[in-house]
């Protein structure tokens, strides 16, 4: 300096390629029932502005650009 992977909830990840349901799942966290307690089971909830900035459109997590930060290749 060049190519290249990944970034979404505390924590791991799916969706992205083919733009629209209201962003979802699994731990994990909180309430409540069953127990004498705990583990465990069941039921209900809380939490995200999709690394960040712009742009395109009636709409962006998706699709262009640039840009961070980690992590590989290569010079």
């Nucleotide at each position: 300096c060049g190519g290249g992977a990944u970034g979404u909830a505390g924590c791991g990840c799916a969706g992205c390629c083919u733009g629209g349901c209201u962003a979802g799942c699994g731990c994990a966290c909180c309430u409540g029932c069953a127990u004498g307690g705990g583990g465990u089971g069941c039921a209900g909830g809380u939490g995200g502005u999709c690394g960040g900035a712009g742009g395109u459109u009636c709409g962006a997590a998706u699709c262009c650009u640039c840009u961070c930060a980690u992590c590989c290749c290569g010079a």
Molecule: transfer RNA
Organism: Synergistaceae bacterium